c-di-AMP riboswitch aptamer (ydaO/yuaA leader) from Neomoorella sulfitireducens, 154 nucleotides, folded computationally. It matches the Rfam family "c-di-AMP riboswitch aptamer (ydaO/yuaA leader)". Its family is annotated with cyclic-di-AMP binding and regulation of gene expression in the Gene Ontology. From the family's description: This family represents a conserved RNA structure found upstream of the ydaO and yuaA genes in Bacillus subtilis and related genes in other bacteria.

[in-house]
RNA sequence: AAUAAAUAAUCGCUGAAUCCCUUUAUCAAGGGAACGGGGGAACCAUUAUUUGGGGUGAAUCCCUGCACUUUAGUAAAUUAACUGGGUGCGGGGUAGGGUUAGCUUUCGACCCGAACCCGGCAGCUAACUUCGUAAGCGUGGAAAGUUAAGAGGC
Numbered sequence: 001a002a003u004a005a006a007u008a009a010u011c012g013c014u015g016a017a018u019c020c021c022u023u024u025a026u027c028a029a030g031g032g033a034a035c036g037g038g039g040g041a042a043c044c045a046u047u048a049u050u051u052g053g054g055g056u057g058a059a060u061c062c063c064u065g066c067a068c069u070u071u072a073g074u075a076a077a078u079u080a081a082c083u084g085g086g087u088g089c090g091g092g093g094u095a096g097g098g099u100u101a102g103c104u105u106u107c108g109a110c111c112c113g114a115a116c117c118c119g120g121c122a123g124c125u126a127a128c129u130u131c132g133u134a135a136g137c138g139u140g141g142a143a144a145g146u147u148a149a150g151a152g153g154c
Stems, first nucleotide, its partner, number of pairs: 011138004018033006034133006044123001052121001053118004061093010072083003096112005102146006
């Protein structure tokens, strides 16, 4: 000097998931604001209800490979085999979503396209009612506009 990793702080990102107060004196209990979700009239909508249905979420849908399975069919002297269905693990795309450091938009670039829950049941929905405030990460290229912030000068 460079590279890689770890730790701490500041800052930033996805997300509703932040802030404050009281008690306690041990880190727990409770409350409030704010943000977010569910249920829930009339009117309107729907004619559905095993092809179960529904919710949070951007996370839907399509094609395809391999393995296993099938109490559906074909086929079969026996073994086998084929089609369809189901499960698991992949591959390719996609509705849609995110980042690119003041903010917005555009271009370019890089990503996500999951997971979970209710439990036979819920359209919308005022009043009302009820629940959550987690978890996980580390981007930083350009242009235009701008009512942002900071510094300097007059």